Source information: The part of an RNA shown here (small-subunit ribosomal RNA, 3' major domain) has 480 nucleotides and comes from an uncultured bacterium.

Context: one part of a larger RNA
RNA sequence: UGACGGGGGCCCGCACAAGCGGUGGAGUAUGUGGUUUAAUUCGAUGCAACGCGAAGAACCUUACCAGGAUUUGACAUGUAAACAAAAGCAUAUGGAAACAUAUGUGUUCAUCUUCGGAUGAGGUUUACACAGGUGGUGCAUGGCUGUCGUCAGCUCGUGUCGUGAGAUGUUGGGUUAAGUCCCGCAACGAGCGCAACCCUUGUCUUUAGUUGCUAUCAUUAAGUUGGGCACUCUAGAGAGACUGCCAGUGACAAGCUGGAGGAAGGUGGGGAUGACGUCAAGUCCUCAUGCCCCUUAUGUCCUGGGCUACACACGUACUACAAUGGUCUGUACAGAGGGAAGCUAAGGGGUGACCCGGAGCAAAUCCCAGAAAGCAGGCCUCAGUUCGGAUUGCAGGCUGCAACUCGCCUGCAUGAAGGCGGAAUCGCUAGUAAUCGCAGGUCAGCAUACUGCGGUGAAUACGUUCCCGGGCCUUGUACA
Numbered sequence: 001u002g003a004c005g006g007g008g009g010c011c012c013g014c015a016c017a018a019g020c021g022g023u024g025g026a027g028u029a030u031g032u033g034g035u036u037u038a039a040u041u042c043g044a045u046g047c048a049a050c051g052c053g054a055a056g057a058a059c060c061u062u063a064c065c066a067g068g069a070u071u072u073g074a075c076a077u078g079u080a081a082a083c084a085a086a087a088g089c090a091u092a093u094g095g096a097a098a099c100a101u102a103u104g105u106g107u108u109c110a111u112c113u114u115c116g117g118a119u120g121a122g123g124u125u126u127a128c129a130c131a132g133g134u135g136g137u138g139c140a141u142g143g144c145u146g147u148c149g150u151c152a153g154c155u156c157g158u159g160u161c162g163u164g165a166g167a168u169g170u171u172g173g174g175u176u177a178a179g180u181c182c183c184g185c186a187a188c189g190a191g192c193g194c195a196a197c198c199c200u201u202g203u204c205u206u207u208a209g210u211u212g213c214u215a216u217c218a219u220u221a222a223g224u225u226g227g228g229c230a231c232u233c234u235a236g237a238g239a240g241a242c243u244g245c246c247a248g249u250g251a252c253a254a255g256c257u258g259g260a261g262g263a264a265g266g267u268g269g270g271g272a273u274g275a276c277g278u279c280a281a282g283u284c285c286u287c288a289u290g291c292c293c294c295u296u297a298u299g300u301c302c303u304g305g306g307c308u309a310c311a312c313a314c315g316u317a318c319u320a321c322a323a324u325g326g327u328c329u330g331u332a333c334a335g336a337g338g339g340a341a342g343c344u345a346a347g348g349g350g351u352g353a354c355c356c357g358g359a360g361c362a363a364a365u366c367c368c369a370g371a372a373a374g375c376a377g378g379c380c381u382c383a384g385u386u387c388g389g390a391u392u393g394c395a396g397g398c399u400g401c402a403a404c405u406c407g408c409c410u411g412c413a414u415g416a417a418g419g420c421g422g423a424a425u426c427g428c429u430a431g432u433a434a435u436c437g438c439a440g441g442u443c444a445g446c447a448u449a450c451u452g453c454g455g456u457g458a459a460u461a462c463g464u465u466c467c468c469g470g471g472c473c474u475u476g477u478a479c480a
Base pairs, nucleotide, nucleotide: 001480002479003477004476005475007474008473009472010471011470012469013468015464016463019428020427021426022425023424026319027318028317029316030315031314032313033312034310035309042053043052064305065304066303067302068301069300070299073130077129078128079127080126081125082124083123088105089104090103091102092101093100094099108121109120110119111118112117132294133293135292136291137290141288142287143283144282145281146279148277153192154191155190156189157188158187159168160167161166172183173182174181198271199270200269201268203239204238205237206236207235208234209233212229213228214227217226218225242265245259246258247257248256249255321421325380326379327378328377329376330375331374337368338367339366342361343360347356348355349354387418392413393412394411395410396409397408398407434456435455436454437453438452439451440450
């Protein structure tokens, strides 16, 4: 100087407390461990692995296994030689395919040219340099990322002090979300962080008015049409919030408390943004890369299988156990997205999944698209039920060469566990929790996951004694 203490002081955080809803019990989905297997590819492992890499394993993907093939190779560059009967395409045979064999067909481009051809590109074959490796090492590395933590810290120059390691500044008194600011001070300044600048949202003004809107006029089944651009909205430009004003308080400071005005008040809400460093944290399977290893194989191609196994254990979710509910009928209101090998309307068929159809739309125009909870009315009357939907049987639909291993959906039938969950444990402070649906990416097909979007919309916070994590000062130490 640090680190540590079941030392002390001060302070903060959904850390506790106060509340609300969960997990842990059930079924299923999914990931992991374990076990099994020819293979169940590999990685991730306290917080910070486990709906993680994977924004989507039927083939492909695919790295694994079995079998069948191949060896200058699926891919690149170069050297040398040969071929023009080449390559390619089609058909046939063998085969699971890859591929092999046979037959037919077939003759590229550029430059020069004495028009004969030559050279080069491209193709095939051979030989050789080499290619190739999701093989090893993340403890050889780059890059990227997680984490403490959006915590308020981490340092430097000069000066001063100390023999020196170092100290000071950065400590102290206040204050703040903040090493934020003020005052003091052997310090004076500065840098990386904080804040601000960026995006979005909340109010107003203005410009513009189609594909948007519709108050007045006319019109219609309908903003449908004429008209209009007021209003909404869209998207450009501006205004607005700064403790600016008032009162109290404070040290005449920084600030704090209350108030006014205001759409908004003290960082307005949300996002992006992550200091010096820590964990030899993660990744050699995104990529790049040193070294090591394989080179008729640890490379490459193909078929089939596996990654989907199943006594069990754990994590994360979904659906429930019902009446604040279930079911039937009617009826209302979003936002944000996506659309051309795409989204697909009207109309028609089918109980339905879906099929026929094909208007319109590279979209404020058309479509996906019916939002759902809600509201109104009927039935159910506390039951393992008109709760719950697992499981199973049959019949179908869709995608796709192909749904057996192993997809999703529909109809009929079947109708399991489950009576609100032990010890323990998690999230959340406001348009939040809870609850309700919608969309998107991935994607031929496949979503209870993920990423967004809006609808409805709470309770509670006395407080900091305690648990956990963190910051500053101080103290002890046989630790470095």